[in-house]
Record summary
This is a predicted structure of a 72-nucleotide RNA (transfer RNA) from an archaeon. Its Rfam family is "tRNA". The family's RNA type in Rfam is transfer RNA. RNAcentral holds the sequence, with entries from ENA.
RNA sequence: GGGCCUGUAGAUCAGUGGAAGAUCGUUUCCUUCGCAAGGAAAAGGCCGUGGGUUCAAAUCCCACCAGGUCCA
Numbered sequence: 001g002g003g004c005c006u007g008u009a010g011a012u013c014a015g016u017g018g019a020a021g022a023u024c025g026u027u028u029c030c031u032u033c034g035c036a037a038g039g040a041a042a043a044g045g046c047c048g049u050g051g052g053u054u055c056a057a058a059u060c061c062c063a064c065c066a067g068g069u070c071c072a
Base pairs, nucleotide, nucleotide: 001071002070003069004068005067006066007065010024011023012022013021018055026042027041028040029039030038048064049063050062051061052060
């Protein structure tokens, strides 16, 4: 320098056009003398950045940034 993959909640990951969800974690409540376990509820995300296409974009296209991997 070039090819490919990845970037979404605090963590690990789903979601391939109609607008974001799971598990764990966090907080509150119930239960206990108390803790753990269990049950219920809640908070938490301008979907890496900037443009474009579309009535509508996490999703399609382009550039860039970061990480991984391969080739030279």